Record summary
The prediction has a mean pLDDT of 80. Predicted 3D model of a 352-nucleotide RNA (Bacterial RNase P class A) from a Candidatus Zixiibacteriota bacterium. Rfam family: Bacterial RNase P class A. It is annotated as a ribozyme. NCBI's taxonomy places the organism under Bacteria, Pseudomonadati, Candidatus Zixiibacteriota.
RNA sequence: CGAGCCAGGCGGUCGCCUCGGCUUUAAGCCGUGGAGGAAAGUCCGGGCUACAGAGGGCAGGGCGCCUCGUAACGCGAGGCCGGGGAAACCCGGGGAAAGUGCCACAGAAACCAGACCGCUCGCUGUAAAGCGAGUAAGGGUGAAACGGUGGUGUAAGAGACCACCCGCUCCGGUGGCAACACCGGUUUGGGUAAACCCCGCCCGUAGCAAGGCCAAGUACAGGAGGAGGAGUUGCCCGCUCCUUUAGACUCCAGGGUAGGCUGCAUGAGGAUGACGGCGACGUCAUUCCCAGAUAGAUGACCGCUUACUUCACUUGUUUGAAGGAUACAGAACCCGGCUUAUGGCUCGCUUA
Numbered sequence: 001c002g003a004g005c006c007a008g009g010c011g012g013u014c015g016c017c018u019c020g021g022c023u024u025u026a027a028g029c030c031g032u033g034g035a036g037g038a039a040a041g042u043c044c045g046g047g048c049u050a051c052a053g054a055g056g057g058c059a060g061g062g063c064g065c066c067u068c069g070u071a072a073c074g075c076g077a078g079g080c081c082g083g084g085g086a087a088a089c090c091c092g093g094g095g096a097a098a099g100u101g102c103c104a105c106a107g108a109a110a111c112c113a114g115a116c117c118g119c120u121c122g123c124u125g126u127a128a129a130g131c132g133a134g135u136a137a138g139g140g141u142g143a144a145a146c147g148g149u150g151g152u153g154u155a156a157g158a159g160a161c162c163a164c165c166c167g168c169u170c171c172g173g174u175g176g177c178a179a180c181a182c183c184g185g186u187u188u189g190g191g192u193a194a195a196c197c198c199c200g201c202c203c204g205u206a207g208c209a210a211g212g213c214c215a216a217g218u219a220c221a222g223g224a225g226g227a228g229g230a231g232u233u234g235c236c237c238g239c240u241c242c243u244u245u246a247g248a249c250u251c252c253a254g255g256g257u258a259g260g261c262u263g264c265a266u267g268a269g270g271a272u273g274a275c276g277g278c279g280a281c282g283u284c285a286u287u288c289c290c291a292g293a294u295a296g297a298u299g300a301c302c303g304c305u306u307a308c309u310u311c312a313c314u315u316g317u318u319u320g321a322a323g324g325a326u327a328c329a330g331a332a333c334c335c336g337g338c339u340u341a342u343g344g345c346u347c348g349c350u351u352a
Base pairs, nucleotide, nucleotide: 001348002347003346004345005344006343008305009304010303011302012301013300014299016034017033019031020030021029022028036328040339041338043337044336045335046334047333048207049206050205051204055237056236057235058234060203061202062201063200064199065079066078067077068076069075080093081092082091083090084089094198095197099196100195101192102191103190116139117138118135119134120133121132122131123130124129147165148164149163150162151161152160166189167188170185171184172183173182174181175180211262212261213260214259222252223251224250225249228242229241230240231239269288270287271286272285273284274283275282276281308323309322310321311320312319313316
């Protein structure tokens, strides 16, 4: 620096809950089972339920290198490129050549700019210095000064010209499924998009307090609108249903109920082995059932002991003695991830 494992086990006494059985039907007796690696955060993705027999567009939101995995993802695996680090490793990833915006301060000047110091030539002057023209190679400021090095050339310089090199765009060849790498040629030479924006791909909404059933109960003969209205983010089109004075529907005020059952745990499930794959993972076979509460169960104590801690000396991979599960923390529809909190141990790699 990276990865993995554990978070106790056995026995006894009492207590609680689900399920099953028995009985004398009694909160009775017997038996199986009974919180996590994160159950947390609610940040993503789904299963499931309802709208619903339904589609399309705009707005809005998410992702952003390539290939693969997965039910799916903003997740994971492998690779490519860039950056950081001495290294093991870690972080990041469309577009600046469509447009707009921004780059503080310092500095002469920050997109196509610029002369503070300087260099060269000319004029004035005893001199110090001043004025004019040229210049952007040297110095300064800054995160960054408009490609770099060497030479030719020049009054002094400058891609002005030449040779080589670097970055970007495009073309061709070789390798790779691809991102891309190498070679050759060509155009060209600030940055910034978790700034607006452009491009590509994806997204219906709400959520177990979803939803279904039963029982009970009262008060709606309440008020105001009303010709169109309702249909699960907003707007439009489409579609369906209801209604047009015996009034659909909208809004306001008031009354009753808040009880019980179900959803509710057999799953994209766990374990072991074989095979395939660099790997994530997949296939096959065998085997197991491992919480289901509803103000919310899953606990307390005792004994032995494992991990672990301390001490001692005979330094031991059961040496002896004492202590002994001690951190973060508690399911509520379920599952796959990510992030955060935390005690102990093991393995591999880098360096001194």